Description:
The RNA shown here (SAM riboswitch aptamer (S box leader)) has 105 nucleotides and comes from a Bacteroidia bacterium. The prediction has a mean pLDDT of 85. Lineage of the source: Bacteria > Pseudomonadati > Bacteroidota > Bacteroidia.
[in-house]
RNA sequence: UUCUUAUCAAGAAAAGCUGAGGGAUUUGGCCCGAUGACGCUUUAGCAACCUGCUACUUAGGUAGAAAGGUGCUAACUCCAACUCCGACAAGGAGAUAGAUAAGUG
Numbered sequence: 001u002u003c004u005u006a007u008c009a010a011g012a013a014a015a016g017c018u019g020a021g022g023g024a025u026u027u028g029g030c031c032c033g034a035u036g037a038c039g040c041u042u043u044a045g046c047a048a049c050c051u052g053c054u055a056c057u058u059a060g061g062u063a064g065a066a067a068g069g070u071g072c073u074a075a076c077u078c079c080a081a082c083u084c085c086g087a088c089a090a091g092g093a094g095a096u097a098g099a100u101a102a103g104u105g
């Protein structure tokens, strides 16, 4: 980096360093940020995708815990954009894009 599948309404923060932008991309909105955001490190935590483990099950599998590999710990993936329903509204469903995991060339 390609493709496939699954999930994306819940959950979970402190300290130290740094110092100006940040919330993926474009536009618009909205928000976070010198009362220090974003990022990095450490510790803690959340979750349960993969491996392993425990119990049950004929099996497929179900339930559990959380040791290992990831991931995550403002706002629905912050919201909208494209299509459809609706009335051009409110609202809703989907698509695209993105993120994560497992597999794959």
Base pairs, nucleotide, nucleotide: 001105003103004102005101006100007099008098013043014042015041016040017039021032022031023030026081027080028079029078044073045072046071049069050068051067053064054063055062056061077097082094083093084092085091